[in-house]
c-di-AMP riboswitch aptamer (ydaO/yuaA leader) from Paenibacillus tyrphae, 191 nucleotides, folded computationally. Its Rfam family is "c-di-AMP riboswitch aptamer (ydaO/yuaA leader)". Gene Ontology terms of the family: cyclic-di-AMP binding and regulation of gene expression.
RNA sequence: AAUCCAACAUCGCUGAGUUUCCGAAAGGGAAACGGGGGAACCGCAUCGCGGCAGUUAAGGCGCAGCUUUGACCGUUGUGGUGUUAUUUUAGGGGUGAAUCCUCAUUGUGCAUGGGUAACAUGCACUGGGGUAGGGCGACUCUCAAGUCCGAAUCCGUCAGCUAACCUCGUAAGCGUCCAGAGAGAGGUAAC
Numbered sequence: 001a002a003u004c005c006a007a008c009a010u011c012g013c014u015g016a017g018u019u020u021c022c023g024a025a026a027g028g029g030a031a032a033c034g035g036g037g038g039a040a041c042c043g044c045a046u047c048g049c050g051g052c053a054g055u056u057a058a059g060g061c062g063c064a065g066c067u068u069u070g071a072c073c074g075u076u077g078u079g080g081u082g083u084u085a086u087u088u089u090a091g092g093g094g095u096g097a098a099u100c101c102u103c104a105u106u107g108u109g110c111a112u113g114g115g116u117a118a119c120a121u122g123c124a125c126u127g128g129g130g131u132a133g134g135g136c137g138a139c140u141c142u143c144a145a146g147u148c149c150g151a152a153u154c155c156g157u158c159a160g161c162u163a164a165c166c167u168c169g170u171a172a173g174c175g176u177c178c179a180g181a182g183a184g185a186g187g188u189a190a191c
Stems, first nucleotide, its partner, number of pairs: 011175004018031005032170006042160001043083010054072008091158001092155004100130005107125007133149004139184005
C1' cells in the first nucleotide's frame, strides 16, 4: 500500500413498515404512511325493443331496377339481468417490480403411445439464455460510466371500479458510490 474478516458509531439503501403518548412490564392509544373489503355511475358479459348500413332466402311489381317479410352480421340508442368460464378445477383473486418466451433427457421423475426396446408427446421440478417491468449509482433534480433484481407468499371456490362505512399492517434484509456532466441549493473568514 492492497485485499479479506469482525465489532461499534455515524451515515446510507430496498421496503408502507416511522414518530409519539399511557404503563414497572404485559399491553393499550394517537398521528403518519401503506393494504383489503364495500353503492350509484361507468366498465365487462348476456337477453329484449328501436334506428342505420351490408349479406342472404322467399314473394310482389311497371323486372337497367324498386319494394315487403324472415335470418345473419356490424354499429348506435334504450330497458332488464348478471359479474371476469354459468363448458361449474383449463378454477379465480390479492400483496409485490418480479411477467412472459425459449433451450436442455448428453438433467430428475411421472403419465400416455409402442410386442419389448429405441423413440415420441405431455406435465412437474431442476439448470441455462433472454424479457415486460423494477432498483443503486451519497446535498437535490435531470442525465450518466458502471452495476444489480426480475423472488416469495396469501385467500380458499370467492371479491371489476367504488362515496359513506368496515377492516388489516408498522416487518424483514442489507452496504452502492467515493468516475463524471448540467442546473439549483447550502456551508466556510477564505479555499
Overview: NCBI's taxonomy places the organism under Bacteria, Bacillati, Bacillota, Bacilli, Paenibacillus. RNAcentral records the identical sequence in 2 taxa.